[in-house]
RNA sequence: AUCCAGAGUGGCUGAGGGAACAGGCCCUUCGACGCCACAGCAACCGGCCGGUUGAGUUGUCCCAAACGACUCCUUCGGAAACGGUGCUAACUCCUGCCCGGCUUGCCGGGGAAGAU
Numbered sequence: 001a002u003c004c005a006g007a008g009u010g011g012c013u014g015a016g017g018g019a020a021c022a023g024g025c026c027c028u029u030c031g032a033c034g035c036c037a038c039a040g041c042a043a044c045c046g047g048c049c050g051g052u053u054g055a056g057u058u059g060u061c062c063c064a065a066a067c068g069a070c071u072c073c074u075u076c077g078g079a080a081a082c083g084g085u086g087c088u089a090a091c092u093c094c095u096g097c098c099c100g101g102c103u104u105g106c107c108g109g110g111g112a113a114g115a116u
Stems, first nucleotide, its partner, number of pairs: 001116003008038005016027003021096004039088003044084003048078004054072007092113001097110006
């Protein structure tokens, strides 16, 4: 910084799982969760292209300025999917604390915790 988008098949295993606590809801012996293979999604990091900021080197030049070239740094945008991550039920499944609105159990905003 982002988290209302997107993306699954096969094999192994065999009873729980959805991070923790509580409540709810849901998935699951028509095989969940997990692991492996392959496939896919996204575009976080590297790499690529263009611009931008600063610095340095260098060419033109007597010198400076100016202009150009290159390298590094800052930052913005883009394409792609080569490498490294991540992800592929449900908004991060929902709520929990605070604030606001109204039709009083719903909606909106923020926070906490978590994930990348």

This is a predicted structure of a 116-nucleotide RNA (SAM riboswitch aptamer (S box leader)) from a soil metagenome.
Its mean pLDDT, the model's own confidence on a scale to 100, is 81.